The RNA shown here (Bacterial RNase P class A) has 320 nucleotides and comes from an Acidobacteriota bacterium.
Model confidence (mean pLDDT): 75 of 100.
It matches the Rfam family "Bacterial RNase P class A". It is annotated as a ribozyme.
The gene name in the source record is rnpB.
The model forms 98% of the base pairs in the Rfam consensus.
The source organism's lineage runs through Bacteria, Pseudomonadati and Acidobacteriota.

[in-house]
RNA sequence: GUGGGCAGACGGGUGAUCGCUGUGGGCAUUGCCCGCAGAGGAAAGUCCGAACUCCGCAGGGCAGUGUGCCUCGUAGUGCGAGGGCCCCGUAAGGGGACGGAAAGUGCCACAGAAAACAUACCGCCGGGAUUGGGGACUUUGUCCACCCCACAUGGAGCAAGGCCAAAUAGGGAAACGCGGCGUCUUUCGGGGCGCUGAGGACGGCCCGUCCCAGUUUCCGGGUAGGCCGCUUGAGCUUCAGGAAAACCUGAAGCCUAGAUGAAUGAUCGCCACCUGGAUCGCUUCAGGUACAGAAUUCGGCUUAUAGUCUGCCUGCCGAC
Numbered sequence: 001g002u003g004g005g006c007a008g009a010c011g012g013g014u015g016a017u018c019g020c021u022g023u024g025g026g027c028a029u030u031g032c033c034c035g036c037a038g039a040g041g042a043a044a045g046u047c048c049g050a051a052c053u054c055c056g057c058a059g060g061g062c063a064g065u066g067u068g069c070c071u072c073g074u075a076g077u078g079c080g081a082g083g084g085c086c087c088c089g090u091a092a093g094g095g096g097a098c099g100g101a102a103a104g105u106g107c108c109a110c111a112g113a114a115a116a117c118a119u120a121c122c123g124c125c126g127g128g129a130u131u132g133g134g135g136a137c138u139u140u141g142u143c144c145a146c147c148c149c150a151c152a153u154g155g156a157g158c159a160a161g162g163c164c165a166a167a168u169a170g171g172g173a174a175a176c177g178c179g180g181c182g183u184c185u186u187u188c189g190g191g192g193c194g195c196u197g198a199g200g201a202c203g204g205c206c207c208g209u210c211c212c213a214g215u216u217u218c219c220g221g222g223u224a225g226g227c228c229g230c231u232u233g234a235g236c237u238u239c240a241g242g243a244a245a246a247c248c249u250g251a252a253g254c255c256u257a258g259a260u261g262a263a264u265g266a267u268c269g270c271c272a273c274c275u276g277g278a279u280c281g282c283u284u285c286a287g288g289u290a291c292a293g294a295a296u297u298c299g300g301c302u303u304a305u306a307g308u309c310u311g312c313c314u315g316c317c318g319a320c
Stems, first nucleotide, its partner, number of pairs: 001316010012271007020038008040291001044302002047300005052157004059207004064153005069083005084098001085096004099148002104146002106142002124133002161228004171219006179196007199211004235254008272289007
């Protein structure tokens, strides 16, 4: 000088005018004024894991599904860190669908007479009625084939769930059940308790447990409004210690959207960056600035990304 790899940061800033949402305060009140805050590194994919909510007072087993070397980390994962082995790369680095072929089944290259027990079968030699010997040379794999094993695993999801108000037809039909047993009491009408019982609850099945006299199915009608959930979090930043690292512990500081047909914006100017032209140069002109918009929250993975900056590592060329 020029390629490559890994990690991190930004991905616009600023001023003015007007507009919107939330919130604190003031005024007085169907609104106005002042202050503060207002879409990401992926908000995307919906591929995983959880927090939280309900089923539900609480299970066991089977099936199903997922993972698959070892150690550590985490709330937890199919995730992260490190190591081993295999593959790609000159290297720095990157990737991995990595348990078991001695449980069984299936399939197969070369070689071979014959595949998977080459002890069967076929063929050769000897013997004789059922038995012996030998077969050179060359392999012996595949589970990213079925399967087996180990471990894990309840289901559904903020359209979860809860409250308030309003309206309607407290409608019509059908099926099963409304019963039985025991015990106490009785004014002999009955009443109480326990067990069982149609039906129901627990993703599918079985067992078990619980609720229980009403349950289930069909037709028809009404409502679709408001409030909560709703943002303080396994939160972020800095420093110190422990650890090789992921990460853990402690201290200090910070508060950073909660919309609901869906706010977080529009215009103008300047600056920053990039591209091109003009100019001896100063400078000037024109154009452009990626991927892309929260909807319960968080941790990962994957995918998209104009351009700028920082650090470390590695290859090639050249000079001293």